[in-house]
Molecule: transfer RNA
Organism: Portunus trituberculatus
RNA sequence: UAGUGUAGUGGUUAGCACACUCGGCUCACAACCGAAAAGGCCCGGGUUCGAAUCCUGG
Numbered sequence: 001u002a003g004u005g006u007a008g009u010g011g012u013u014a015g016c017a018c019a020c021u022c023g024g025c026u027c028a029c030a031a032c033c034g035a036a037a038a039g040g041c042c043c044g045g046g047u048u049c050g051a052a053u054c055c056u057g058g
Base pairs, nucleotide, nucleotide: 003018004017005016006015011049021035022034023033024032042058043057044056045055046054
C1' cells in the first nucleotide's frame, strides 16, 4: 500500500480480508455460495542493472 484494515525486508503480473457491484438461493430481505472490478505503494531526492522494500528531507 484499493472505499476501509492489512501482508509483502531488493528480482515473474503487488496478495489477503471486509465493504461495494453482478449472479445464484428466497415471495422478499438478511445470511450463505459463486464471480468480477478497484491500488503501482504519502511526496521529493539519492543508491542500485533493478526500490513498496535500502539511505535521506518533508